[in-house]
Context: one part of a larger RNA
Molecule: large-subunit ribosomal RNA, domain II
Organism: termite gut metagenome
RNA sequence: GCCUACGAGUUACUCAUCACCGGCGAGGUUAAGAGCCCCUAGGUUCGGAGCCGAAGCGAAAGCGAGUCUGAACAGGGCGCAAAUAUAGUCGGUGGUGGUAGACGCGAAACCUUGCGAUCUACCCUUGGCCAGAAUGAAGGUGAGGUAGAACUCACUGGAGGUUCGAACCGGUAAACGUUGAAAAGUUUUCGGAUGAGCUGAGGGUAGGGGUGAAAGGCUAAUCAAGCUGGGAAAUAGCUCGUACACCCCGAAAUGCCUUUAGGGGCAGCGUUAUGGUAGUUUACUGGAGGUAGAGCUACUGAUUGGAUGCGGGGGCUUCACCGCCUACCAAAUCCUGACAAACUCCGAAUGCCAGUAAUAUGCUCCAUAGCAGUGAGCCGCCGGGUGCUAAUGUCCGGUGACGAAAGAGGAACAACUCAGACCAUCAGCUAAGGCCCCCAAACAUACACUAAGUCGAUCGAACGAGGUCGGACUGCAGCGACAGCUAGGAUGUUAGCUUGGAAGCAGCUAUUCAUUUAAAGAGUGCGUAACAGCUCACUAGUCGAGCGGUCCGGCGUGGAUAAUAACCGGGCGUCAAGUGUAUUGCCGAAGCUAUGGACUCGUAGUAAUACGAGUGGUAGGGGAGCAUUCUGUCAGCGUCGAAGCGGAGUUGUGAGACCCCGUGGAGCGGAUAGAAAAGCAAAUGUAGGC
Numbered sequence: 001g002c003c004u005a006c007g008a009g010u011u012a013c014u015c016a017u018c019a020c021c022g023g024c025g026a027g028g029u030u031a032a033g034a035g036c037c038c039c040u041a042g043g044u045u046c047g048g049a050g051c052c053g054a055a056g057c058g059a060a061a062g063c064g065a066g067u068c069u070g071a072a073c074a075g076g077g078c079g080c081a082a083a084u085a086u087a088g089u090c091g092g093u094g095g096u097g098g099u100a101g102a103c104g105c106g107a108a109a110c111c112u113u114g115c116g117a118u119c120u121a122c123c124c125u126u127g128g129c130c131a132g133a134a135u136g137a138a139g140g141u142g143a144g145g146u147a148g149a150a151c152u153c154a155c156u157g158g159a160g161g162u163u164c165g166a167a168c169c170g171g172u173a174a175a176c177g178u179u180g181a182a183a184a185g186u187u188u189u190c191g192g193a194u195g196a197g198c199u200g201a202g203g204g205u206a207g208g209g210g211u212g213a214a215a216g217g218c219u220a221a222u223c224a225a226g227c228u229g230g231g232a233a234a235u236a237g238c239u240c241g242u243a244c245a246c247c248c249c250g251a252a253a254u255g256c257c258u259u260u261a262g263g264g265g266c267a268g269c270g271u272u273a274u275g276g277u278a279g280u281u282u283a284c285u286g287g288a289g290g291u292a293g294a295g296c297u298a299c300u301g302a303u304u305g306g307a308u309g310c311g312g313g314g315g316c317u318u319c320a321c322c323g324c325c326u327a328c329c330a331a332a333u334c335c336u337g338a339c340a341a342a343c344u345c346c347g348a349a350u351g352c353c354a355g356u357a358a359u360a361u362g363c364u365c366c367a368u369a370g371c372a373g374u375g376a377g378c379c380g381c382c383g384g385g386u387g388c389u390a391a392u393g394u395c396c397g398g399u400g401a402c403g404a405a406a407g408a409g410g411a412a413c414a415a416c417u418c419a420g421a422c423c424a425u426c427a428g429c430u431a432a433g434g435c436c437c438c439c440a441a442a443c444a445u446a447c448a449c450u451a452a453g454u455c456g457a458u459c460g461a462a463c464g465a466g467g468u469c470g471g472a473c474u475g476c477a478g479c480g481a482c483a484g485c486u487a488g489g490a491u492g493u494u495a496g497c498u499u500g501g502a503a504g505c506a507g508c509u510a511u512u513c514a515u516u517u518a519a520a521g522a523g524u525g526c527g528u529a530a531c532a533g534c535u536c537a538c539u540a541g542u543c544g545a546g547c548g549g550u551c552c553g554g555c556g557u558g559g560a561u562a563a564u565a566a567c568c569g570g571g572c573g574u575c576a577a578g579u580g581u582a583u584u585g586c587c588g589a590a591g592c593u594a595u596g597g598a599c600u601c602g603u604a605g606u607a608a609u610a611c612g613a614g615u616g617g618u619a620g621g622g623g624a625g626c627a628u629u630c631u632g633u634c635a636g637c638g639u640c641g642a643a644g645c646g647g648a649g650u651u652g653u654g655a656g657a658c659c660c661c662g663u664g665g666a667g668c669g670g671a672u673a674g675a676a677a678a679g680c681a682a683a684u685g686u687a688g689g690c
Base pairs, nucleotide, nucleotide: 001690002689003688004687005686006685011100012099013098015097016096017095018094019093020092021091022090023089024088027052028051029050033046034045035044036043037042056063057062066078067077068076069075103241104240106238110231111230112229114227115226121205122204123203124202125201126200127199128198129197130195132164133163134162135160139156140155141154142153143152144151168192169191170190173188174187175186176185207223209219210218211217244625246623247622248621249620254267255266256265257264258263268374269373270371271370272369273368274367275366276365279361280360282357283356284355285354286353287352293346294344295343300340301339305335306334307333308332311329312328313326314325315324316323377402379400380399381398382397383396384395385394386393407418408417409416422597423596424595425594427593428592429591433587434586435585436571437570438569442584444583445582446581447580448579449578455573463558464557467555468554469553470552471551472550473549474548475547476546484542485541486540487539488538490515491514492513495509496508497507521536525534526533598615599614600613601612602611603610604609626679628676629675630674631673632672633671634670636668637667644663645662646661647660649658650657651656
């Protein structure tokens, strides 16, 4: 891992409540117990104790259609009565609650009784063990030395938690081992090895206790409190699991409170039953309101520029007071511009409330009762707060999805676009989106644009550019424009000043004037130390038809940088298979239609049936069924082959049922009613097998 078997909402109660069924009914009912019948079980007759109801009010005594409060004949509370209306009780079945282990499995723990020191920690008693080698303390002897000592040397001596190193004890480093040879080892290496040493045997200390050269270590492979039996099915607001089928409806992830936040209570939303008669949509009418917008000499506050300038600063003047000036600050007023969630002289659209009328809808709305689940939500769009007008961020409001929704499109993709799947069909029409190939359908039509493979990244800006197309306005032009070419571009004068120089061209000044001219600046740029030189404006000739400027729009261009090779879905596409406008076809879904069938609800009907509406679905509510085991009753099958097992066939929406063949070899079905140890894929489920 697979197979088989087992494996989870049960049972009890003079308990509570609701629904249905039945008995009796202003009443209902017996319990224990007793008699009779009787095959266990039970049936029946007594038994009225007790319980519930028929009356309430008060804390109570108590009173009573009233009572309590109160001084009260007041008021008020709770009741009665009155029209609609108005029954309980006993039993059975089912739903749910309560108390019990209460759907099943699961703690870590707590308490209590015992068992453990054959492992290990420490201690006690009594024994045992430590090859060999090295060093050479004290002391001693002799010699030297001294007045005597001290002291020196040699020899002797054999101390030490001394040294090296086996046994022994340990366990430093590495490798191996890691379903091991081993639930801690092996190999090499390493520490101690006369000591606080190692070790045998016997004994002691016991669980909040021991022991500990202290690591929370050890206390029998178990230790921040051992192990065993019991309390005990501890408790688990937590995790996991919870078994056949079909039909109807179908949520929530919100508010308030919570030692509450992943749990609950009440409400909201679901379902079932009963009752009621409203609900929604559209139109009109009438309302409340201060948002969007707008506005502000309409307030509060903020605020641009200007005018005026209360007041102040600075300067001048003065002995002082006055006074004067000011490109300074600036109140207030005026003109002008403009701002606000906590500003408003104003002020929508929607939405909301009510009424009226008609249409459509119709399990739509409301109430009560039974039973729930939910109380982690999430994404898109719209209006906002917060944040960075960041986030698949966070917090509200509105709405739609997903959740609990399959199908088509979007390459893929819960939420986007289209559209809500009862079943069948090798039929049709469409939606979004598409129609060159992958790939169903147009290399469709008409007119434009794009040359960037732009398109074609689910992003691309400010800014830049004789890209190109279109539009508007405007200037010049056969009295010849624009571009090119040829020629001229002069004189007073080197204008004046300045300067070393300044001559058109460093700089400054200027009514930058005048002359000759077809035209020519006291000079557009280059250049020189300054001149010179080149050139331009301007003019003529040549040429011969359009040439310039500004603004707006379309498509494109640069800006454009990331780590595997790369994001058009790919191939690929250029009068398009790109972009814009217009048009006609077609394809395309579980949408709609067609044909057949099933079921639910409503209406009509005695029914058959007809018509209409419907049949996605998690949590969850409701309904009606299948199968298994056992029991009662009735009727049966089986060695001429029961159950079980294997394989076909038929049948039912399904759980399933029936039948045939084979196997098997002795029991087993059908109808009906009842009762359950009543259905397995999951629980790191339990046991067995492989």